[in-house]
RNA sequence: CGCUGAAUUCUCAUGGAGAAGCGGGGGAACCAGUUUUGGGGUGAAUCGGUGAUGCUAAGAGCUCGCCGUAGGGUACCUUCAGCCCGAACCCGUCAGCUAACCUCGUAAGCGUCGAAGGG
Numbered sequence: 001c002g003c004u005g006a007a008u009u010c011u012c013a014u015g016g017a018g019a020a021g022c023g024g025g026g027g028a029a030c031c032a033g034u035u036u037u038g039g040g041g042u043g044a045a046u047c048g049g050u051g052a053u054g055c056u057a058a059g060a061g062c063u064c065g066c067c068g069u070a071g072g073g074u075a076c077c078u079u080c081a082g083c084c085c086g087a088a089c090c091c092g093u094c095a096g097c098u099a100a101c102c103u104c105g106u107a108a109g110c111g112u113c114g115a116a117g118g119g
Stems, first nucleotide, its partner, number of pairs: 001111004008020005021106006031096001038094001039091004047068006054062002071085004076118005
């Protein structure tokens, strides 16, 4: 100076709180839907193939590795090219949509610079 992301700014201050902005969840009617094969939420992060050891009597499934993939990111915008990600966590038998209303978060981690057109 920038990137992913909602995760920034301001005020008061003894304590720590408050506000704005941005983002998430719950929650009628109407409509929709079908609950052990449990179900659901944030997020791009889903869905397959394959190998091996372990769990197992075996199967299924889980774990790990590899190869793909829906999808996502890459310094004004779009396209192409290249590169990268394709996780993790939470609720706890329960939640569709949803006006009023209620409620929560405001972290963490990083370093792009090729081409064409537009602006």
c-di-AMP riboswitch aptamer (ydaO/yuaA leader) from a soil metagenome, 119 nucleotides, folded computationally.
The prediction has a mean pLDDT of 84.
RNAcentral holds the sequence, with entries from MGnify.